Model confidence (mean pLDDT): 81 of 100. This is a predicted structure of a 477-nucleotide part of an RNA (small-subunit ribosomal RNA, 5' domain) from a moss metagenome.

[in-house]
Context: one part of a larger RNA
RNA sequence: GGAAGAAUGCUAGCAACAUGUUUAACACAUGCAAGUCAGACAUGAAACAUCCUAGUGGUGUUUUCAAUGGCGAACAUGUGAGUAAUGCGUAAGAACUUGCAUUUAAGAAGGGGAUAACAACUAGAAAUGAUUGCUAAUACCCCAUAGGCUAAGGAACAAAAGGAGGAAUAUGCCCAAGGAGGGGCUUGUGUCUGAUUAGCUAGUUGGUGAGGUAAUGGCUUACCAAGGCAACGAUCAAUAGCUGGUCUUAGAGGAUGAUCAACCACACUAAGACUAAAACACGGCCCAAACUCCUACGAGAGGCAACGGUGGGGAAUUUUCCACAAUGGGCGAAAGCCUAAUGGAACAAUGACACAUGGAGGUAAAAGGCCCAUGGGUCGUAAACUCCUUUUCUUAGAGAAAAAACAAUCCGAGGAAUAAGCAUCGACUAACUAUGUGCCAAUAGUUGCGAUAAAACAGAGGAUGCAAGCGUUAUCC
Repeated sequence: GGAAGAAUGCUAGCAACAUGUUUAACACAUGCAAGUCAGACAUGAAACAUCCUAGUGGUGUUUUCAAUGGCGAACAUGUGAGUAAUGCGUAAGAACUUGCAUUUAAGAAGGGGAUAACAACUAGAAAUGAUUGCUAAUACCCCAUAGGCUAAGGAACAAAAGGAGGAAUAUGCCCAAGGAGGGGCUUGUGUCUGAUUAGCUAGUUGGUGAGGUAAUGGCUUACCAAGGCAACGAUCAAUAGCUGGUCUUAGAGGAUGAUCAACCACACUAAGACUAAAACACGGCCCAAACUCCUACGAGAGGCAACGGUGGGGAAUUUUCCACAAUGGGCGAAAGCCUAAUGGAACAAUGACACAUGGAGGUAAAAGGCCCAUGGGUCGUAAACUCCUUUUCUUAGAGAAAAAACAAUCCGAGGAAUAAGCAUCGACUAACUAUGUGCCAAUAGUUGCGAUAAAACAGAGGAUGCAAGCGUUAUCC
């Protein structure tokens, strides 16, 4: 000198843009963040229309709640605890998988039994259930055919679903093959510190058989062999998410990993599986531990490292806001619904950038302050005063597309109005005088200064620097 997710002191007009718990992965009141489909489905409820035998009726249309069923909930979001390599970066590879979307080709024949909702009855304080009875489906099952496996024979296994519409038709379902994109796996190489850590390893290293997996593999197991790693630093310990990047620098390097993007890991702690194309699953399940709440003491409920918000810690970090109008996501044939993703507004000079705080004229150089050799000098054209302007500001109106708000742009009215501070002045280092103090009080980045003439302390006048900021502190180059 530069930098920043900064903090702090004094001060503060404004626009647009960005950023905002770096600390306790500490504990959380309350609200909300994942639903949707009635064109899969039976029953019920409401409204309307219509029919007759006029009822507690039938039929049709529309709307609608919970349930069964489908898809989604594995995305999006947050955090960085763990992890020094099951990670990340880079370059390759072969033994795999892939819902929705896309391309090609073929198909959907015939049957069946249940069950929730509901009703009845019943246990419990509640959470939540038990029993009996009824019912549907794109829920479930059987069968036919296509198909797959194998060197061959033989054996065993194995698909489907409809709904809408007057129809055309588009849509949904099943099997097979391909590509795309995604994911799983393997290998080479790079990836901080310590030797005051020198030996480590027994499923350990390799083989054979078997099991297991979507798939390779000690992934698991039985047997066999005795290997494997290590001063080119194994093992152990400490620290740490990694990268694109960011800061600095002429560069090489050094430091760093907030925001944004990619990958990884985690979602109260520890373990486990279920469902699914995909999870060993943040707002799913089960078990255990800690904590909190509730209880009729038998039993139950919970998980903000989503968004707001609270307490706490801390030098320190915002609103319990608005909208789905845009972009995107989920569901749906669609209308549409949901979306604290996202887009906006609020708060904070936290940052960088832009604009303003007026312009021109104006001397017996007013008054006043300070200095003085008492002549004067200086603040100083500065003010006053005269003329002008309206960027901004306040306010009325117009205004293409942006939910509301704000607002580009145009235009009327008003009035210089609404707007300057902070630090420094011995040298380094731009800027000096008088007064007070008297090794006191203080100051201080370094040198130092202060002992009665202090340009170094304090206030004053003046000056210098930067400016809506200016200083200080800690950190990095």